[in-house]
Molecule: Glycine riboswitch aptamer
Organism: Paenibacillus turpanensis
């Protein structure tokens, strides 16, 4: 010297859904009450098989582990900007593996 899996950088790609309504403010839908409608793809949170204990003693119950772009919608989101799961690219940290 080969360089998985897995972080990280940068770059490019990247869906949803009310530029709502009252107010008071503000250089600006910026901020704050209030109010009603909605989205899932930052982040969380639940969850099948299967797996492990366990009590019973056939099936059957209880408890633990267990995934997601699935479901909640707490956070966060609804003009534009920003953010965005995730794909792609290059680089890099690491060293499975030869």
């Nucleotide at each position: 010297a080969u360089g998985a899996u897995g972080g990280g950088a940068c770059a490019g790609g990247g869906a949803g859904a009310g530029a709502c309504u009252g107010u008071g403010u503000u250089c600006a839908c910026u901020c704050g009450c209030a109010g009603c409608g909605c989205c899932g793809a930052a982040g969380g949170a639940g969850u099948a098989a299967g797996c492990c204990g366990u009590a019973c003693g056939a099936u059957u119950g209880c408890g633990g582990u267990g995934a997601a772009u699935c479901u909640c919608u707490c956070a966060g989101g609804c003009a534009a900007a920003a953010g965005g799961a995730c794909c792609u690219g290059u680089u890099u940290c690491g060293g499975a593996c030869g």